[in-house]
């Protein structure tokens, strides 16, 4: 140079007028004046936590999640590292990756047979019919009873025996999945399937910011419904827990500037910078910046200019993840192939 792979990052600048949103400040007041004011996914709402209410959430009984191993984290179904399988020359990438000797169920068509199998064919008997042996071979499937070679046999077969598959045992390495050697067993433990039921482990209370919370409070009168083996409230049901009436109407007392209100509501298990510990996720010390918070919902319109002509999209309690959508640009680190030195 040219083909790869994996990571990180930017994602229209720059200026002038109009506006809008909450906050600061100045005004008696109208208004005025500052500085701020969407994202890397604000999305999907798919896991996970925070935070509220129901019992300081409690039992069994349904029901859900997750699934090598070892760490990381507040936790996760996320991540990092390791194993093992699959694919690539390689850098690397992909995998819901536990039980098929508890039991059940299913394997469409085809085929004889879809699990304890003889349809052809082989060999044995017999004139034949047929009866028997036998999974070498053929047919038929997505799958056919370990594979492949040699011995053996009527024909044949793990029958026997070498190799690789599968199983146990030891010993080495590893924290561990797990791997290396060696030995042993002929393999009836007889195919697949568990994103079929189901068995093992671990894990989950339930509603969600229209959560809640703040005084739509309280007494007492009457009507009128219920009838404590009751009602209401709490998860899917059951028990358990909690409360003792609702509903109306009228008069008292409270409470308030506003209830179409205010608090939850934005600084947060964050972010970056150093250093130190770790392969790394991450973590520990130190130090730094930096106010979006709206409730019909602000973050925008126009114009000049500039080229690389501008993708996907727009907060609504909060954080951590996933997946998903992005024009076009940037840097890095590693593989391979070629050429020159």
């Nucleotide at each position: 140079c040219g083909a790869g792979u994996c990571g990180a990052c930017c994602g229209c600048g720059c200026g002038a007028c109009u506006g809008c949103g909450g906050a600061a400040g100045a005004g008696a007041a109208a208004u005025c004046u500052u500085a701020c004011g969407a994202g890397g996914a604000a999305a999907g709402u798919c896991c996970g936590a925070g935070c509220u209410u129901c019992a300081u959430a409690g039992a069994g009984c349904g029901g859900g999640g997750u699934g090598a191993c070892g760490g990381a984290u507040a936790a996760c179904g996320u991540c990092c590292g390791c194993c093992g399988a699959a694919g690539g020359u390689g850098a690397c990438u992909u995998c819901c990756g536990g039980g098929a000797a508890a039991g059940u169920g299913c394997a469409a068509c085809a085929g004889a047979a879809a699990a304890a199998a003889a349809c052809c064919g082989c060999c044995u008997u017999g004139a034949a019919a047929a009866a028997g042996g036998u999974a070498a071979g053929g047919a038929u499937g997505a799958a056919a009873a370990g594979g492949c070679g040699a011995g053996g046999u009527a024909a044949a077969a793990g029958c026997u025996c070498a190799c690789c598959g599968g199983g146990g045992a030891g010993a080495g390495g590893g924290u561990a999945a797990c791997u290396u050697c060696u030995c042993c067993c002929g393999c009836a433990u007889a195919u697949g399937u568990a994103a079929a039921c189901c068995c093992c482990a671990c894990c989950c209370g339930a509603a969600g910011c229209a959560a809640g919370a703040u005084a739509g409070g309280g007494c007492g009168a009457u009507a009128u419904c219920g009838a404590a083996u009751g009602c209401g409230g709490u998860u899917g049901c059951u028990c358990g827990c909690c409360g003792c009436g609702g509903u109306a109407u009228c008069g008292c007392c409270g409470c308030a500037a506003a209830a179409c209100g205010u608090c939850g509501c934005u600084u947060g298990a964050g972010u970056c910078c150093g250093u130190c510990g770790g392969u790394a996720a991450c973590g520990g010390c130190g130090g730094a910046a930096g106010u979006a918070g709206a409730u019909a919902g602000a973050u925008a319109g126009u114009c000049g200019c500039g080229c690389a002509a501008g993708a996907c999209a727009g907060a609504a309690c909060u954080c951590g993840g996933c997946u998903u959508a992005u024009a076009g640009g940037u840097c890095g680190g590693c593989u391979c192939g070629u050429u020159a030195u």
This is a predicted structure of a 341-nucleotide RNA (Bacterial RNase P class A) from a Clostridiales bacterium. A source record names the gene rnpB. Lineage of the source: Bacteria > Bacillati > Bacillota > Clostridia > Eubacteriales. Of the family's consensus pairs, 98% are formed in the model.